[in-house]
Background:
Lysine riboswitch aptamer from a mouse gut metagenome, 156 nucleotides, folded computationally. It matches the Rfam family "Lysine riboswitch aptamer". From the family's description: Riboswitches are metabolite binding domains within certain messenger RNAs that serve as precision sensors for their corresponding targets. Allosteric rearrangement of mRNA structure is mediated by ligand binding, and this results in modulation of gene expression. This family includes riboswitches that sense lysine in a number of genes involved in lysine metabolism, including lysC. Gene Ontology term of the family: lysine biosynthetic process. Of the family's consensus pairs, 98% are formed in the model. Its mean pLDDT, the model's own confidence on a scale to 100, is 83. The RNAcentral record of the sequence draws on MGnify.
RNA sequence: GGUAGAGGCGCGAUCAACAUCAGUACGCUCUUGUCAUCCGGCAGACACCGGGGAGCGGAAAGGGGCGAUCGCCGAAGGGUCUCACCGCUGUCUGGCGGUGGAUGCCUGGGACACGGAAGAACAUUCCGCGGACUGUCACUUCGGUGGAGAGCUGUC
Numbered sequence: 001g002g003u004a005g006a007g008g009c010g011c012g013a014u015c016a017a018c019a020u021c022a023g024u025a026c027g028c029u030c031u032u033g034u035c036a037u038c039c040g041g042c043a044g045a046c047a048c049c050g051g052g053g054a055g056c057g058g059a060a061a062g063g064g065g066c067g068a069u070c071g072c073c074g075a076a077g078g079g080u081c082u083c084a085c086c087g088c089u090g091u092c093u094g095g096c097g098g099u100g101g102a103u104g105c106c107u108g109g110g111a112c113a114c115g116g117a118a119g120a121a122c123a124u125u126c127c128g129c130g131g132a133c134u135g136u137c138a139c140u141u142c143g144g145u146g147g148a149g150a151g152c153u154g155u156c
Stems, first nucleotide, its partner, number of pairs: 001156005008073001010072006018064001026057006038051004042094006076107003079103001082101007108134002112130001114128005136147004
């Protein structure tokens, strides 16, 4: 260097049903009414749309866990910077969120506690941090200690 493998509540994608979103948006009917130089639609400007109550009907996207299938074991995830595109009524300027590309900067792995960010969310995800657990290698006084996937094991 090639090749084949291992870790375990292991990783990712897709699909199905389900809960959530939400009795919300929206539609219809009835009613009230010009409050409006107000309020809402991310912020500002200018436009535009809408506005209280009751009854009936009543979603979807995005996010999620679970299962199955497929592909896998730097699987994959994240950070920085940057480009393109999409959403938040339209235009401009910002902001926020999302998707994809580029970027050898970080992470062995999952679970849990705490803090933060995203989120409708007591879901979930991501980041930070902590002590354990676990696989692996090294050292060892055999109690343990330390390292990192650019690793470890088999084989050529």